[in-house]
Context: one part of a larger RNA
């Protein structure tokens, strides 16, 4: 120097992306203990006192031994007195020591805001978290040989269950609510019409040909039955198309330009679009670009922080809003206490580094 540990004057986060890390604090006993609150909590809140040993007084069990008592058919219990043993407990009083939970083990506390209700659960081996899960909510889908999953099937789980039961989507205790839009896409009903497949049908045309005809004798034409090819109308389910519901169903919720007796603004009006034009609440927000918006508190100074405005680039109601006690090894802000983080470094102790081997 490096790693591991311990001491530190004066200061005490001046360190850092952040008090990372150390460090305080600690048990038990008394005394008290706020805001909030789902009246359970919150709370070991916070904040304070004691705690060694030796005398000495009492106070509650609990136990041996002897002895007497009353009761009993006995046996055992029960009461009393003496005398011993141990436990717990509370007053006085003295006594050492810098110190008495003398050593080890053994919460540092409080506050403001965000997320998630909560206890769980996760990325075996860079992520524990605001994810994932939950109890509650709601839609849906199942009438029992259930749906739905696994299985080429047989046959299972569901389930020896039966709609207060099962399955599958979402959302996530609780409060208080959950607003418009059914044009689109999905789902569910309807079934009158247009459309529409296989099959059915079988008009009509080919092939080949008995065999006729025509001929320069090479040949050319015509064509029955049979056999093969093709094949129009016409008949035809579902489903599309069409008619209706439906959003805790996939989803979606406007522009411009005018107007009030100062300005500004615009409760109003006007026009365009549209299925509908964001309602309640909440808003520079885990979500605000501009942007360290503007104000206001905290600081001596605050891009982060709390409150507040609303101009919301681009919040918004079960892809849920908004709140909330309690809970977190979350995330941020802040003070107390404490400290070698620092100012700024020093000593000491192991263990390496070095040198022999």
């Nucleotide at each position: 120097c490096u790693c591991u540990c311990g001491u530190u004057a004066a200061g005490g986060a001046a360190c850092u992306a952040g008090g990372c890390a150390a460090g305080u604090u600690g048990a038990c006993c008394c005394c008290g203990u706020a805001a909030c609150u789902u009246c359970g909590g919150g709370a070991u809140a916070a904040g304070g006192g004691g705690u060694g040993c030796c005398c000495u007084c009492g106070g509650a069990g609990g136990u041996g031994u002897a002895c007497g008592g009353a009761g009993u058919a006995a046996g055992c219990g029960c009461c009393g007195u003496a005398u011993g043993c141990g436990u717990c407990u509370g007053g006085g009083g003295g006594u050492c020591g810098c110190a008495g939970u003398g050593a080890a083990g053994c919460g540092g506390c409080u506050u403001g805001a965000g997320c998630g209700a909560c206890u769980g659960u996760u990325u075996a081996c860079c992520a524990a978290a605001a994810a994932c899960a939950c109890a509650g909510g709601u839609c849906u889908c199942u009438g029992c040989g259930a749906a739905g999953c696994c299985g080429a099937a047989a046959g299972g789980c569901g389930a020896c269950g039966u709609a207060u039961a099962g399955g599958g989507g979402c959302u996530g205790a609780c409060a208080c609510c959950u607003g418009c839009c059914c044009a689109a896409u999905g789902c569910c009903a309807g079934a009158a019409g247009g459309u529409u497949a296989a099959c059915a049908g079988g008009a009509g045309a080919g092939g080949u040909c008995a065999u006729c005809c025509c001929u320069u004798c090479g040949g050319g034409g015509g064509g029955c039955a049979g056999c093969c090819u093709u094949g129009a109308a016409u008949c035809g389910a579902a489903g599309c198309c069409c008619u209706g519901g439906u959003g805790a169903a996939u989803g979606g919720c406007g522009g411009c330009c005018g107007u009030a007796a100062c300005u500004a603004u615009a409760a109003c009006g006007g026009u365009c679009c549209u299925a509908a034009g964001g309602u309640a609440g909440c808003g520079a927000a885990a979500u605000u670009c501009c942007u360290u918006g503007u104000c206001g508190g905290g600081u001596a100074a605050g891009u982060u922080c709390c409150g507040a405005c609303c101009c919301g680039c681009a919040c918004g109601a079960a892809u849920g809003g908004u709140g909330u006690a309690a809970c977190g090894a979350c995330u941020u802000g802040a003070g107390c206490g404490c400290u070698g983080u620092c100012u700024c470094a020093a000593c000491g102790a192991g263990a390496g580094a070095c040198u022999c081997g």
This is a predicted structure of a 357-nucleotide part of an RNA (large-subunit ribosomal RNA, domain IV) from a Chthonomonadales bacterium. It matches the Rfam family "Bacterial large subunit ribosomal RNA". Its family is annotated with structural constituent of ribosome and ribosome in the Gene Ontology. The source organism's lineage runs through Bacteria, Bacillati, Armatimonadota, Chthonomonadia and Chthonomonadales. Model confidence (mean pLDDT): 87 of 100.